[in-house]
RNA sequence: GCCCCCAUAGCUCAAUUGGUAGAGCAGAGGCCUCUUAAGCCUAAGGUCGCAGGUCCGAAUCCUGCUGGGGGCA
Numbered sequence: 001g002c003c004c005c006c007a008u009a010g011c012u013c014a015a016u017u018g019g020u021a022g023a024g025c026a027g028a029g030g031c032c033u034c035u036u037a038a039g040c041c042u043a044a045g046g047u048c049g050c051a052g053g054u055c056c057g058a059a060u061c062c063u064g065c066u067g068g069g070g071g072c073a
Base pairs, nucleotide, nucleotide: 001072002071003070004069005068006067007066010025011024012023013022019056028042029041030040031039049065050064051063052062053061
């Protein structure tokens, strides 16, 4: 220098090839218990890496950039 993959909640990861984002864990509150742990319940938590474009509608499609990983030279 060229090519490929990845980036979504604090962490680990989903989201049927476009219809408006969810799970587990952690953290918070509650139930239970003499207390703790375990177990159960509830709610909260998101500029979907950044900036544009297409579209009635974008996490998803297109372009550029940034960061990480890999391959070729």
Annotation:
Predicted 3D model of a 73-nucleotide RNA (transfer RNA) from a Candidatus Parcubacteria bacterium. The organism belongs to Candidatus Parcubacteria, within Bacteria. Its mean pLDDT, the model's own confidence on a scale to 100, is 81. It matches the Rfam family "tRNA". Rfam classes the family as a transfer RNA. Rfam describes the family as follows. Transfer RNA (tRNA) molecules are approximately 80 nucleotides in length.